[in-house]
The RNA shown here (transfer RNA) has 72 nucleotides and comes from a Chloroflexota bacterium.
It matches the Rfam family "tRNA". The family's RNA type in Rfam is transfer RNA. About the family: Transfer RNA (tRNA) molecules are approximately 80 nucleotides in length.
RNAcentral holds the sequence, with entries from ENA and MGnify.
Lineage of the source: Bacteria > Bacillati > Chloroflexota.
The coordinates come from a structure-prediction model, not an experiment, and the mean pLDDT is 83.
RNA sequence: GGAACAGUAGCUCAGUGGUAGAGCAUGGGAUUGCAGAUCCUAUGGUCGCCGGUUCAAUCCCGGUCUGUUCCU
Numbered sequence: 001g002g003a004a005c006a007g008u009a010g011c012u013c014a015g016u017g018g019u020a021g022a023g024c025a026u027g028g029g030a031u032u033g034c035a036g037a038u039c040c041u042a043u044g045g046u047c048g049c050c051g052g053u054u055c056a057a058u059c060c061c062g063g064u065c066u067g068u069u070c071c072u
Base pairs, nucleotide, nucleotide: 001071002070003069004068005067006066007065010024011023012022013021018055026042027041028040029039030038048064049063050062051061052060
């Protein structure tokens, strides 16, 4: 220098046009002599950033940043 893949909740990841979810973690409650485990519930997101297409974009297109890998 070139190419591919990835970027979504505190963490690990789903979701591939129609207003974003799970598990773990955290707060509250139930249960327990206390704690753990279990169950219920709540909180938490400018979907890396900028622009475009569309009635509508996490999703499609272009650019850009970061990370990983490969080639040179």